[in-house]
RNA sequence: AGUAAUCUUCGGGGCACGGUGACCGCGGCGAAUGCCGUGGAAUUCCUGACCGGCGGUGAGAGUCCGCGAUUCCGUAACGGAGUGAGCCGGUGAAAUUCCGGCGCCGACGGUAUAGUCCGGAGGGGAGAAGAUUACG
Repeated sequence: AGUAAUCUUCGGGGCACGGUGACCGCGGCGAAUGCCGUGGAAUUCCUGACCGGCGGUGAGAGUCCGCGAUUCCGUAACGGAGUGAGCCGGUGAAAUUCCGGCGCCGACGGUAUAGUCCGGAGGGGAGAAGAUUACG
C1' cells in the first nucleotide's frame, strides 16, 4: 500500500420592474345569469431565462453503465418492486464525456397547471475526506 472493525466531519443547484388574468376586494349599473370601472392576483400558464447529487467508463457525462433520492410493498434491521431524457458534425491513439450545432429530461403533497416557490426535510442519502485499532 491493502484488508477488516469502530468513530468523526462533509455530503444538491436554479426565475424575471416582461405578457396574460382564473380568482378576490371595492364602487357603479341591472329584475337577473351578469355587465362596466378600479385595485390586487401565476417563480405554476405564455415568452424568455436559469439549474444539473455520487461512483465508473481508454479524456472531463443531467440525457452511456450503475448507485442514491422521491413513490409503492413487506413487522424492524433490512429486503423487494418501480424510477426521466441525445443526436449530428469536428479533433484525437482514445470522447454518446471535450469543441460546434440543434434537441430533450426532471418524484410526491400544497397552490392558478411548479425541475426553479412552500412542505414532509433541522429528515434520508449514494458516496467523499480523515482518525484510531488489528492483520500484514